[in-house]
RNA sequence: GCAGAGUAGGGUUCCGCGCGUCAAGUGCCGUCCGGACAGGGAGUUGCCGGAUGGACGAAAAGCCGAUACGGCUUGCGGUGCGAAGCCCGCAUCCCGCUGC
Numbered sequence: 001g002c003a004g005a006g007u008a009g010g011g012u013u014c015c016g017c018g019c020g021u022c023a024a025g026u027g028c029c030g031u032c033c034g035g036a037c038a039g040g041g042a043g044u045u046g047c048c049g050g051a052u053g054g055a056c057g058a059a060a061a062g063c064c065g066a067u068a069c070g071g072c073u074u075g076c077g078g079u080g081c082g083a084a085g086c087c088c089g090c091a092u093c094c095c096g097c098u099g100c
Base pairs, nucleotide, nucleotide: 001100002099003098004097009088010087011086012085013084015082016081017080018079019077020076021075028054029053030052031051032050033049034048035047039095040094041093042092060074061073062072063071064070
C1' cells in the first nucleotide's frame, strides 16, 4: 500500500408465550432527559430508550356461563417479549488485528 474480519443496533421470515379489541399499543410531529455505536480513543445534524404534549386512527364473530364486561375458540392489530434463520450495519477521524 491492497484486501479482509468483527459491535451496538435495525429490517424481515418463522415458532413459542402474552397484551389489546371497553383501543392500550404501533406508526407520525414536538419538548425534556438518558444511553449505545467493532480491540482502544474521540464522536454527529445519524441510531436507540424513558417521560410528557399534540394530530390521526381500528374488526369483530361464534360458543359456554348466568353477571363479572367472567371464560373458551377463530379472527383482527403497521401489538409486546423471547428463540432461531437470513439480510443490512463503525456517519466520520486516529490507532490497532488478520492475510498478501